Bacterial RNase P class A from a Polyangiaceae bacterium, 436 nucleotides, folded computationally. Lineage of the source: Bacteria > Myxococcota > Polyangia > Polyangiales > Polyangiaceae. Its mean pLDDT, the model's own confidence on a scale to 100, is 77. Its Rfam family is "Bacterial RNase P class A". It is annotated as a ribozyme. The gene name in the source record is rnpB. The sequence is in RNAcentral, with records from ENA.
[in-house]
RNA sequence: GACGGCCGGCAGAUGAUCGCCGGUCGCGCAAGCGACGGGAGGAAAGUCCGAGCUCCACAGGGUACGGUGCCAGGUAACGCCUGGUGGCGAAAACGCCCAGGACAGUGCCACAGAAAACAAACCUCCUUUCCCGCGCGGGCCUUCGAGCUCGAGCGUGAGAGGGAAGGGUGAAAAGGCGGGGUAAGAGCCCACCGCGCGCACGGCAACGGGCGCGGCACGGCAAACCCCACCGGGAGCAAGGCCGCGUAGGCAGGCGUCGCGUUGGCGAUUGCGCCCCCAUUUGGGGGGGCGACCGCAAGCGCGAAAGGGCGACCCGCCCGAGCCUGCGGGUAGGCUGCUCGAGGCGACCGGCGACGGUCGUCCUAGAGGAAUGAUCAUCGCCGCCGCGAGGUGACCUCUCGGCGGAACAGAACUCGGCUUACGCUGGACGUCGACC
Numbered sequence: 001g002a003c004g005g006c007c008g009g010c011a012g013a014u015g016a017u018c019g020c021c022g023g024u025c026g027c028g029c030a031a032g033c034g035a036c037g038g039g040a041g042g043a044a045a046g047u048c049c050g051a052g053c054u055c056c057a058c059a060g061g062g063u064a065c066g067g068u069g070c071c072a073g074g075u076a077a078c079g080c081c082u083g084g085u086g087g088c089g090a091a092a093a094c095g096c097c098c099a100g101g102a103c104a105g106u107g108c109c110a111c112a113g114a115a116a117a118c119a120a121a122c123c124u125c126c127u128u129u130c131c132c133g134c135g136c137g138g139g140c141c142u143u144c145g146a147g148c149u150c151g152a153g154c155g156u157g158a159g160a161g162g163g164a165a166g167g168g169u170g171a172a173a174a175g176g177c178g179g180g181g182u183a184a185g186a187g188c189c190c191a192c193c194g195c196g197c198g199c200a201c202g203g204c205a206a207c208g209g210g211c212g213c214g215g216c217a218c219g220g221c222a223a224a225c226c227c228c229a230c231c232g233g234g235a236g237c238a239a240g241g242c243c244g245c246g247u248a249g250g251c252a253g254g255c256g257u258c259g260c261g262u263u264g265g266c267g268a269u270u271g272c273g274c275c276c277c278c279a280u281u282u283g284g285g286g287g288g289g290c291g292a293c294c295g296c297a298a299g300c301g302c303g304a305a306a307g308g309g310c311g312a313c314c315c316g317c318c319c320g321a322g323c324c325u326g327c328g329g330g331u332a333g334g335c336u337g338c339u340c341g342a343g344g345c346g347a348c349c350g351g352c353g354a355c356g357g358u359c360g361u362c363c364u365a366g367a368g369g370a371a372u373g374a375u376c377a378u379c380g381c382c383g384c385c386g387c388g389a390g391g392u393g394a395c396c397u398c399u400c401g402g403c404g405g406a407a408c409a410g411a412a413c414u415c416g417g418c419u420u421a422c423g424c425u426g427g428a429c430g431u432c433g434a435c436c
Base pairs, nucleotide, nucleotide: 001432002431003430004429006427007426008425009424010423012379013378014377015376016375017374018373020039021038023036024035025034026033027032041408045419046418048417049416050415051414052413053236054235055234056233060315061314062313063312065232066231067230068229069228070084071083072082073081074080085099086097087096088095089094100227101226105225106224107221108220109219122167123166125162126161127160128159129158130157132155133154134153136151137150138149139148140147175193176192178190179189180188194216195214196213197212198211199210201208202207240336241335242334243333250327251326252325253324254323255322258303259302260301261300262299263298265296266295267294272291273290274289275288276287277286278285307319308318309317310316343362344361345360346359347358348357349356350355381405382404383403384402385401386400388398389397390396391395
């Protein structure tokens, strides 16, 4: 200097003019006026996770369903982050992970291939038998053409046996590699590696290396169903609360209730109790009132119960005299929720780190169809060009002047993450090159 992966910072500043939103204070009956502060993001995005908060609702247990899946930590929590282990990729810095279980069970591995899991023989290899062919050696015979026979060998083909080392097929084929052994081969045997088991050691652990023993191996896929461990109610600020307006407290159909007590009222009773009046003086009658009892409707209380609620289902719990269905009508306005927080910043301490603790300091949008904008000037940042100066191995830096550029992109209850989009810049680290 170039390239690479990793980590961080910024996302312009100042002034003027005009224009918005909200807060505090002052004036004003109000409308409003004035002063002083404040006013989009690192992703506000995606809506993928986790919460706070609100309601169902007083809210428990289980099944199903869903999520996560190595270990140890961090955190309010998480599927996130940090550190580590194992594995894979890269030359490396670094990055990635479908990281529990295949001996609980079920299932799949197309095509190709002999064979795809208690699995196998297409070619080749070895042994042996037979047919045919070839030539060689010996013997017999000979009409000198050659014939017969024995032995060993070679080649083609067929059969039987051995075998899974070599080759082929495939994503994957009964460990790898070197040697021995064998008729040829095979963990058949041996050394090393790998795998399984055991022991002690290191580590909180995942796991690691060491020593020993061993059969030399019961393939892969669980991001197939599943098993195991842990976690999980639902809906969501358009949640919810208050106020106001207004209609039709409408119509139709269906289903559905009882018991007990009590309060006052109404009715009935002319039987019962009590009181009053009249009559009667040898009858005991008549009338009225109140009360109890009885009945009716209403209110209140208790119990049962049709029915309803709690994401699905069960248990359980709660509400419970009106409920269910259809049609139809009105409203969708205002206020609130709405911003002080698992908050920001700084210093110190602890920790490898994520992060935690202590002290100090600060208040930094709350719109409501949706505000934070426009213009000008100067400075800053980046790029290109030009003149000059300085230092070089390459090339870089600085002053001045001119021209140009500024990305991705707008809160809507609030946070912690992840993912995606994007301009400028810094740091250490890795590799390569050059120079001293």